[in-house]
RNA sequence: GAUAGCGUAGCACAAUUGGUAGUGCGACAGGCUCAUAACUUGGAGGUUAAAGGUUCAAAUCCUUUCGCUAUUU
Numbered sequence: 001g002a003u004a005g006c007g008u009a010g011c012a013c014a015a016u017u018g019g020u021a022g023u024g025c026g027a028c029a030g031g032c033u034c035a036u037a038a039c040u041u042g043g044a045g046g047u048u049a050a051a052g053g054u055u056c057a058a059a060u061c062c063u064u065u066c067g068c069u070a071u072u073u
Stems, first nucleotide, its partner, number of pairs: 001072007010025004019056001028042004049065005
């Protein structure tokens, strides 16, 4: 340099092939306890890597760019 895959909450991952972005862990607050841990309850936390396009509607489809990984030269 070429090709392919991946990029979603602090972390690990879902989203049934275009139709309200969720789960677990963590963090925070409450309950329990003399106190901590454990247990339990609660809500919060996201421009779905970036920009553009198609569509009534895009995490999902198309194009370009960026980053990571693999193969190859």
Transfer RNA from Pycnococcus provasolii, 73 nucleotides, folded computationally.
The sequence is in RNAcentral, with records from ENA.
The source organism's lineage runs through Eukaryota, Viridiplantae, Pseudoscourfieldiophyceae, Pseudoscourfieldiales and Pycnococcus.
RNAcentral records the identical sequence in 2 taxa.
Its Rfam family is "tRNA". Rfam classes the family as a transfer RNA.